[in-house]
Context: one part of a larger RNA
RNA sequence: UCUGAGAGGAAGGAUCAUCUAGUACGAGAGGAACGGUGGUUCGUUGCCACCAGUAUACCGGUUAUCUGAAAAGGUAGCGCCGGGCAGCUGCGCAAUACGGGAUAAGUACUGAACGCAUCUAAGUAUGAAGCCCCCCUCGAAAAGAGACACCAUAGAACACGCCUAAAACAGGCGUUCAAUGGGACUGGCGUGUGCGCGCAAAGGUAACGAUGCGUUUAGCGUGCAGUUCCCAAUAG
Repeated sequence: UCUGAGAGGAAGGAUCAUCUAGUACGAGAGGAACGGUGGUUCGUUGCCACCAGUAUACCGGUUAUCUGAAAAGGUAGCGCCGGGCAGCUGCGCAAUACGGGAUAAGUACUGAACGCAUCUAAGUAUGAAGCCCCCCUCGAAAAGAGACACCAUAGAACACGCCUAAAACAGGCGUUCAAUGGGACUGGCGUGUGCGCGCAAAGGUAACGAUGCGUUUAGCGUGCAGUUCCCAAUAG
């Protein structure tokens, strides 16, 4: 890297429509089947592009209270509410054959014992969602312990950075001849237009003033992709 003795599986079940056909059959009334095609549903296996759920990553609104106010936050076991990528999931999507062999009851061929007859005695055929294959999973401790190729400074394991993997273990990738993880940047995605400042603003003597408009398709976030050796994959 294989073989496959052997082990496991229910991996399929049901049903409808249609063609066959208004045919065979039948005086008529009525009215099939073999076989083909397309669905539905239940079960099984897998997947996440779409649809949907979740989403205590995230963004926004808002209530009570606390940090003197603003800003920014804490708490209310996510405070409540509106959204929501990835991931996971189903309510979404895909698959779930064709066929072969030997038979059972049965139906037969040839054919004696028994000059006839007889499916059986010798011999031969056909025949089931059942059996054995086909299909899926495992499987050299299968003690008859297998085979092939290559190697003997090959290679493997540990260690180190990790995730298509993951309880441990195992598996897989990377290790400077490097994009493996982190960071930064760019793009995408989520939310929905930040603070500050300027202007407007009911009311008010004034101070002040909920809120609105502009700056602002903003701000914030990012389990995604790319770029970049800035950091760590050192030393062994």
Background: Predicted 3D model of a 236-nucleotide part of an RNA (large-subunit ribosomal RNA, domain VI) from a Candidatus Woesearchaeota archaeon. Its mean pLDDT, the model's own confidence on a scale to 100, is 83. It was read from a public genome assembly. It matches the Rfam family "Archaeal large subunit ribosomal RNA". A reference for the family is Cannone et al. (2002), "The comparative RNA web (CRW) site: an online database of comparative sequence and structure information for ribosomal, intron, and other RNAs", BMC Bioinformatics. Its family is annotated with ribosome and structural constituent of ribosome in the Gene Ontology.